[in-house]
RNA sequence: CUCUUAUCAAGAAAGGCUGAGGGAAAUGGCCCGAUGACGCCUUGACAACCUGCUAUGGUUUUAAAUAACUAUAAGUAAGGUGCCAACUCCAUCACGCCGAAUGGCGUGACAGAUAAGUC
Numbered sequence: 001c002u003c004u005u006a007u008c009a010a011g012a013a014a015g016g017c018u019g020a021g022g023g024a025a026a027u028g029g030c031c032c033g034a035u036g037a038c039g040c041c042u043u044g045a046c047a048a049c050c051u052g053c054u055a056u057g058g059u060u061u062u063a064a065a066u067a068a069c070u071a072u073a074a075g076u077a078a079g080g081u082g083c084c085a086a087c088u089c090c091a092u093c094a095c096g097c098c099g100a101a102u103g104g105c106g107u108g109a110c111a112g113a114u115a116a117g118u119c
Stems, first nucleotide, its partner, number of pairs: 003117006013043005021032003026092004044084001046082001049080002051077004055072006088111001093108006
C1' cells in the first nucleotide's frame, strides 16, 4: 500500500517536557487551547478484536479413561494490537418522513478509524 470481513451511542487521565496551534483531508459550522491544547516521554487506566485458560456442545480416536480437532449470544485473563474531549464532534451525496420555512429526523452510500486476514 491492495482487497475482504466485523465493529464504530459504551468505556477510560495523572505527572514531566515542549510552546501555538489543534479536532484525518476540503468547505461550512461547532468546539479544545498560554488556567498550556496538539505532540513526545513516563506511569496508570479502559477495552475482549486476536490470543491463552475454563465451561458447554459436536466430530474423530480409545474397550474405557484419555487425547486431538472444532464451534459458542458463556466465563475468565491485558500476552499481541488498540484506545483514554465532544456519536468517527456535526454537516456535505442519495432516498424517505415531518415542517409554511431557514430546517429537523431516519436510512443508506462515500470517506475515515480499529481489529483479523490477504496481495